[in-house]
RNA sequence: AGAGUUUGAUCCUGGCUCAGAACGAACGCUGGCGGCAUGCCUAACACAUGCAAGUCGAACGAUGAACCUAGCUUGCUAGGGAAUUAGUGGCGCACGGGUGCGUAACACGUGGGAACCUGCCCUUUGGUAUGGAAUAACAGUUAGAAAUGACUGCUAAUACCGUAUAUGGCUUUGGCUGAAAGAUUUAUCGCCAAAGGAUGGGCCCGCGUUAGAUUAGUUUGUUGGUGGGGUAAUGGCCUACCAAGACGACGAUCUAUAGCUGGUCUGAGAGGAUGAUCAGCCACACUGGGACUGAGACACGGCCCAGACUCCUACGGGAGGCAGCAGUGGGGAAUAUUGGACAAUGGAGGAAACUCUGAUCCAGCAAUGCCGCGUGAGUGAAGAAGGCCUUAGGGUUGUAAAGCUCUUUCAGAUGUGAAGAUGAUGACGGUAACAUCAGAAGAGGCCCCGGCUAACUUCGUGCCAGCAGCCGCGGUAAUACGAAGGGGGCUAGCGUUGUUCGGAAUCACUGGGCGUAAAGCGGAUGCAGGCGGAUUGUUAAGUUAGAAGUGAAAGCCCAGGGCUCAACCCUGGAAUUGCUUUUAAAACUGGCAAUCUUGAGUCUGGAAGAGGAGUAUGGAAUUCCGAGUGUAAGGGUGAAAUCUGUAGAUAUUCGGAGGAACACCAGUGGCGAAGGCGAUACUCUGGUACAUGACUGACGCUGAGAUCCGAAAGCGUGGGGAGCAAACAGGAUUAGAUACCCUGGUAGUCCACGCCGUAAACGAUGUGUACUUGAUGUCGGGCCCAUUAGGGCUCGGUGUCGGAGCUAACGCGUUAAGUACACCGCCUGGGAAGUACGGCCGCAAGGUUAAAACUCAAAGGAAUUGACGGGGGCCCGCACAAGCGGUGGAGCAUGUGGUUUAAUUCGAAGCAACGCGAAGAACCUUACCUACCCUUGACAUACGUAUCGUAGUUUCCAGAGAUGGAUUCGUCAGUUCGGCUGGAUAUAGUACAGGUUCUGCAUGGCUGUCGUCAGCUCGUGUCGUGAGAUGUUGGUUUAAGUGCCGCAACGAGCGCAACCCCUAUUCUUAGUUACCAUCGGGUCAUGCCGGGAACUCUAAGAAGACCGCUUGCCUGAACAAGGCGGAGGAAGGUGGGGAUGACGUCAAGUCCUCAUGGCCCUUACGGGUAGGGCUACACACGUGCUACAAUGGCAGUGACAAUAGGCUGCGAGCCAGUGAUGGUGAGCUAAUCCUGUAAAAACUGUCUCAGUUCGGAUUGCAGGCUGCAACUCGCCUGCAUGAAGGUGGAAUCGCUAGUAAUCGCGGAUCAGCAUGCCGCGGUGAAUACGUUCCCGGGCCUUGUACACACUGCCCGUCACACCAUGGGAGUUGGGUUUACCCGAAGCUGGUGCGCUAACCGCAAGGAGGCAGCCAACCACGGUAGGCUCAGCGACUGGGGUGAAGUCGUAACAAGGUA
Repeated sequence: AGAGUUUGAUCCUGGCUCAGAACGAACGCUGGCGGCAUGCCUAACACAUGCAAGUCGAACGAUGAACCUAGCUUGCUAGGGAAUUAGUGGCGCACGGGUGCGUAACACGUGGGAACCUGCCCUUUGGUAUGGAAUAACAGUUAGAAAUGACUGCUAAUACCGUAUAUGGCUUUGGCUGAAAGAUUUAUCGCCAAAGGAUGGGCCCGCGUUAGAUUAGUUUGUUGGUGGGGUAAUGGCCUACCAAGACGACGAUCUAUAGCUGGUCUGAGAGGAUGAUCAGCCACACUGGGACUGAGACACGGCCCAGACUCCUACGGGAGGCAGCAGUGGGGAAUAUUGGACAAUGGAGGAAACUCUGAUCCAGCAAUGCCGCGUGAGUGAAGAAGGCCUUAGGGUUGUAAAGCUCUUUCAGAUGUGAAGAUGAUGACGGUAACAUCAGAAGAGGCCCCGGCUAACUUCGUGCCAGCAGCCGCGGUAAUACGAAGGGGGCUAGCGUUGUUCGGAAUCACUGGGCGUAAAGCGGAUGCAGGCGGAUUGUUAAGUUAGAAGUGAAAGCCCAGGGCUCAACCCUGGAAUUGCUUUUAAAACUGGCAAUCUUGAGUCUGGAAGAGGAGUAUGGAAUUCCGAGUGUAAGGGUGAAAUCUGUAGAUAUUCGGAGGAACACCAGUGGCGAAGGCGAUACUCUGGUACAUGACUGACGCUGAGAUCCGAAAGCGUGGGGAGCAAACAGGAUUAGAUACCCUGGUAGUCCACGCCGUAAACGAUGUGUACUUGAUGUCGGGCCCAUUAGGGCUCGGUGUCGGAGCUAACGCGUUAAGUACACCGCCUGGGAAGUACGGCCGCAAGGUUAAAACUCAAAGGAAUUGACGGGGGCCCGCACAAGCGGUGGAGCAUGUGGUUUAAUUCGAAGCAACGCGAAGAACCUUACCUACCCUUGACAUACGUAUCGUAGUUUCCAGAGAUGGAUUCGUCAGUUCGGCUGGAUAUAGUACAGGUUCUGCAUGGCUGUCGUCAGCUCGUGUCGUGAGAUGUUGGUUUAAGUGCCGCAACGAGCGCAACCCCUAUUCUUAGUUACCAUCGGGUCAUGCCGGGAACUCUAAGAAGACCGCUUGCCUGAACAAGGCGGAGGAAGGUGGGGAUGACGUCAAGUCCUCAUGGCCCUUACGGGUAGGGCUACACACGUGCUACAAUGGCAGUGACAAUAGGCUGCGAGCCAGUGAUGGUGAGCUAAUCCUGUAAAAACUGUCUCAGUUCGGAUUGCAGGCUGCAACUCGCCUGCAUGAAGGUGGAAUCGCUAGUAAUCGCGGAUCAGCAUGCCGCGGUGAAUACGUUCCCGGGCCUUGUACACACUGCCCGUCACACCAUGGGAGUUGGGUUUACCCGAAGCUGGUGCGCUAACCGCAAGGAGGCAGCCAACCACGGUAGGCUCAGCGACUGGGGUGAAGUCGUAACAAGGUA
């Protein structure tokens, strides 16, 4: 410090997720030791048991053992006495310990303040005089179950009371009030009063301290005053009276949540989160209320009352409060021992010894955390065994182990044995530590290994099981699941979960944004608020500097020190960014005072304008009405129809009515704040710019709330209503058409008044001010020059283009989206949702304000490359058009689908499957079916044994055959002569063979296709943040990215073309088997023979064609490229044809050509054999053949080819047969012989339009050929038979010249079988205006929400399942509040004829006190009502998600109606 994730890729915006650190944690697996810490976060739920606050005999009476003293009745009395405690009394119990319910508050933090108190402690001063009356204990009686009392009697005090006196206090200055305590025995401890201190506490104030405005008003002791009361003390703290205030947008009140802080965690910091342990403060002690005592409490282990709960009970009545330490139950994911000791530290009491102390110090339990240590070290290669992988060679685990040599930390054993303790005293503890001993001995796990993120292979599984923090893995080759091997990380732990901060600049103070990504209020006015021009003076609030106080300790940080180190602990320093006081400064901001004119405004002048409101007027047009002319249509559409019209329309002329809107002018022209404003005239009226001077003197800018304006639609009342026109009706269209189109048509549109308050109210751009290069239009005003025209300068408005700069890019660019300032508004992932609830507004419609649950990992912006478009432009192609001939109809052939079957083997599936694989299924082929056989196998290699009289072969028998049995014949090759080598065969067994089994979506190779279309790329450079672009675009041209020109490109590669083959012309060479002009010979005839080398031909080499020449024309900027025409030429613009197929696309085809990974079968999915099947047949489709006839059929005569093949072959000739063919057989291993008569054409004759002399299917009979074999299932021949068919619907195919059409010939395969396929030649056309349309393709451009790329994407209803949520008659519970009733305890007040020790009094009695009673206040409780929150709720509303469903096709392209 970043990373992953939206896309085909890119940049940006933006969310989600991860890596880090932390924890009072929990869970899973594992677990050796020690040190230091920490340990109910939940039920402030309920608690059994024990302990947690006592102490003092030197305050007091009493009790009283041993013992002592005295008296003596020698075991009794009196005194003393250690000691003991129940009681009186004193002090303590208000500390210490626990918890965080409540509390949003002077509770806490921080800093101040004045009207206070303060036991014990310290200092100082003074005093401690003199009297008195009781009472507990105790004794007796008595009530009660108990708790607890009642009565009578006795007694003491440092208990209680009086008197005196003293500072002192109060005071009307007369006076009034008002203390004390002793103990002990000699020295202290006490007591009282006063003053001061210290400590602790009470009170007041400034500032700070959570969220919500879907909580906006709150308050009656409330705010203040006066008198009084009360308190330690101020104060409405309380009371009476008076006034009517007080708080609140700087957030009162209400609601929710919460103890606050030092600190802790995180972070670079600023911040954010948090408030366990430790420390400070507060609050609380079963719940609520109350006071008493006291220095201090409204009191955790005190009291009283009420309530709930628990316990005891003799039913009358009583007792209790672990949020002290342990512990129990419960709750919970979860948190320890009913331990030891007062040794230390501290506390209470005491003079002290001492006692008490679950405070505290220790121990126990827990890996809960932090820190430290160990589980060994060295050596050791046969790189052992085993495991795993493997290309089978090896690699890896791995120096790891074993082995050898060492060591002993920790744990263990034995011994010694602390510090902590100033004089004694040690729970911890025989602990820490030290020494000795034995032995590698007792001690290793967890998670991960697709990317982020370090670490990879095999097997299993097969969208299953499962994983997952995000992206995502898994559908038969998973580095992602499970296991194993290996590896990586951390380590007595490791992972997971939860939570917090970080990363997140993702709430942005530091440090973000708002044209299009989320985001500028529709516009203006303006109160509060924020900000504010120039100069001078003053002040010192802000500001700056210094000083002082405070900011507790601990913690963090730094330095040093102590435990062996560390954690931990100790000492010191720094820091504590804050607050307060004070001194100083006076620049800036603020305050005050004064001045100024530049901001702002006023006056004056002429000016422009659809600015606003009202009234009046006008013409054109539509419609309607009346009349005339006139006749059959009109209207409307893509085409129609509904509709109007013979009752006279439409058209046309004249007249009239009525409403609405204002053509031309008209212009990115004007005006207005925006919405908006358009005929003309008048009236009223707002604003603006310019010019000139004068005046006021900062009067300004912005603007939360607020107020006003605010298109269209809509609403209310009343008018109006021509045209248009939601709804509605009809006609069309359509699968449907509740639409688009047409004919009608009502609200509405118009006017007046009143509502509504929203729009893509848009420049998707808040307002104001200042600054920052320009060019060019236009509107308004002014100035200057000027000769009309016009030119220049300036201010204000409105546009276009562009510089810097900005921006993610697009773009903006003096009218900023640039540079700054001021103020306001708004945003924080998508959906749910601008929705629900609540409030406000509205007559309603609805508006405004405005969430959450749940759900997704994206949603989005700009630009890029493609693809696509029922977008555009240019161009091409038998693509259309123009033609010729077909297919689709018939019969047959052939292939396919389907069906059938035991099997009808398999593959191919739009073009690019279907006369395709198959260049040829009777057996074989053959992969399929049935039946019968074989199992190292029909075939290959290796090992072992045997044989070589081998191998093989003949014949016979059984069998469908394979096979089995018998039998005949049959003497391997080489040799170095060694059973030596080779070869062959048989055979047991083992490795293995074999598989046309599966996967073409694991593959190679090959092939199809777009397409012989003209494209596809690269290097360097340049441009762009980038994907990418440029080049390759543009102009022109071409068959062509072919070429030329231009150009930030310059070059290059694969394609195109050319080079190759055939063919068209000529030449040269050569001349047999081909040829024959001339010469000779021969024949009925024939290059038949001699001969020839001319011609044809053969086959080798050349020439030729290149827009090269020459001439012209055209295009154009060009003398370019190129095009057109002509000449020449055998051939002319690629002469014709072939081979040749760029980058890539289709997971195209093929595992059944071959090869091959993996999977599967192994007496079978392998091998063999026979028979059957692939040839089936209601049907459908493709491709063909033959026809339907006269351009023909038949018969006769009879001319002209080329390619190609031939020895298991082609086969002449002759003979036989009607023929297929048979017999015989010359020649030919081929320019020699043979196939081999080419056919159509031509000529002659006949048929005469008919199911025919067309057509030949089908069937019968008889034959031929091949072959082991033609039944299923071949071909051919003859005779006979003579279906359908009369030119083929919708639709559709081929072809542009030696082509189509037509005619025959040959070949491969092959025993035989050709209408198929591959070739060959003969005859030989028609048409192309042209590119609008259909199809396909290329280039450029445009739009896009597509990128699996339009067979794309995608919306809504409905149906089903699940989830959360709103409404909901009501119902249940909580909180709060109003009114009234009740009124415990208690304090206060009143009363007090009952009771009463101290004082007064001789007494009676009095003073004083107590009980009781009354009153006010008040907790709990009750009745009625309001507000609010939550739970449940039949039914219901929408929403979300879901693999597949239904209906349509709304959006994205002009998305087919933008």

Small-subunit ribosomal RNA from a metagenome, 1458 nucleotides, folded computationally. The prediction has a mean pLDDT of 84.